[in-house]
RNA sequence: GGGUGAGGUAGGGGUCGCGAAGGUCAAGAGUAACCUGUGGAGCUUGGGAGCGUUGAAACAGGGAAAAGGGGCAUUCGCCGAAGUUUAGUAAAAACCAAAUUUACUAUGCUGGGACUGUACUUAAGAAGUGCAGGACUGUCAUCCGAUGUUAGCCCGGUGUCGGAUGGAGAACUAUCUCACGA
Numbered sequence: 001g002g003g004u005g006a007g008g009u010a011g012g013g014g015u016c017g018c019g020a021a022g023g024u025c026a027a028g029a030g031u032a033a034c035c036u037g038u039g040g041a042g043c044u045u046g047g048g049a050g051c052g053u054u055g056a057a058a059c060a061g062g063g064a065a066a067a068g069g070g071g072c073a074u075u076c077g078c079c080g081a082a083g084u085u086u087a088g089u090a091a092a093a094a095c096c097a098a099a100u101u102u103a104c105u106a107u108g109c110u111g112g113g114a115c116u117g118u119a120c121u122u123a124a125g126a127a128g129u130g131c132a133g134g135a136c137u138g139u140c141a142u143c144c145g146a147u148g149u150u151a152g153c154c155c156g157g158u159g160u161c162g163g164a165u166g167g168a169g170a171a172c173u174a175u176c177u178c179a180c181g182a
Base pairs, nucleotide, nucleotide: 003180004179005178006177007176008175009174010173011172014079017078018077019076020075021074023072024071025070034062035061036060037059038058042051043050046096047095082110083109084108086106087105088104089103090102091101092100111137112136115133116132117131118130119129120128139167140166141165142164143163144162145161146160147159148158149157150156
């Protein structure tokens, strides 16, 4: 000098990287509420409660929203960013059950985005999530080739590029500290 282990710091993948916030746009939807007329006893639910002759369903007219989710650009925080299966706990709404939302814990999966199929959710063929598939892309490893360099040549080392195969983010690259060791 090259190494091994532990800890820290800083970075990159992508121009559709991840997430959040407000703004705006489309959709939700000419739907619901509400009013009028006809009508004349049901409506609603898994069940119950509830609503209804002070007028249910249905039809017609008038009237006219919102939430969750999504697109666009901006701002902010970041690179297990984040998401999610399963199980549990707490809270919210709720009558019970089921289901939903938020937070936390444990566990498993996912490098990243898109596409196709399928299931769920949803107003939705938007979007999201689970599973599967074949490609793309970034990273590392191994092998092959080219090229520069080490040294005039060969072998080898090393940098870059191209190709093939494979792995996973507790990774990868760079760097610092400590310890080990020849």
Lysine riboswitch aptamer from Peptococcaceae bacterium UBA6129, 182 nucleotides, folded computationally. NCBI's taxonomy places the organism under Bacteria, Bacillati, Clostridia, Eubacteriales, Peptococcaceae. Model confidence (mean pLDDT): 78 of 100. It matches the Rfam family "Lysine riboswitch aptamer". Rfam links the family to the GO term lysine biosynthetic process. About the family: Riboswitches are metabolite binding domains within certain messenger RNAs that serve as precision sensors for their corresponding targets. Allosteric rearrangement of mRNA structure is mediated by ligand binding, and this results in modulation of gene expression. It was read from a public genome assembly, where an Rfam model found it.